[in-house]
C1' cells in the first nucleotide's frame, strides 16, 4: 500500500426490515443479630455521519477502532 471480518447495557451475547431481549454484574427493598444465598423491583445499549425505505441494529456508502490475509 491492497483485500477481508467485526463493532448492541459495566461484561458475555440474542434479535429473517415492523415494541431492542437474556444471563452475569450494579442499585433499592424483603428475609437475617450480621454477611452470604434466595425473592421482588429498578437503572442501563445498537461505534460515528449520510443514503435507500411507510418503517433500518439489520440494506448501501464513507469514516473511526480492533482483528486478520497478501505484498
Nucleotide at each position: 500500500g491492497g483485500g477481508a471480518a467485526u463493532a448492541u447495557a459495566g461484561u458475555u451475547u440474542a434479535a429473517a426490515g415492523g415494541u431492542a431481549g437474556a444471563a452475569c454484574g450494579u442499585a433499592u427493598g424483603a428475609c437475617u443479630u450480621g454477611c452470604a444465598u434466595u425473592c421482588a423491583u429498578a437503572a442501563a445499549a445498537u461505534a460515528u455521519u449520510g443514503g435507500u425505505u411507510c418503517g433500518a441494529a439489520u440494506c448501501c456508502a464513507a469514516u473511526u477502532a480492533u482483528u486478520u490475509c497478501c505484498a
Model confidence (mean pLDDT): 83 of 100. Predicted 3D model of a 71-nucleotide RNA (transfer RNA) from Antithamnionella miharai. It matches the Rfam family "tRNA". About the family: Transfer RNA (tRNA) molecules are approximately 80 nucleotides in length. It is recorded under the gene name trnA-UGC. The sequence is in RNAcentral, with records from ENA.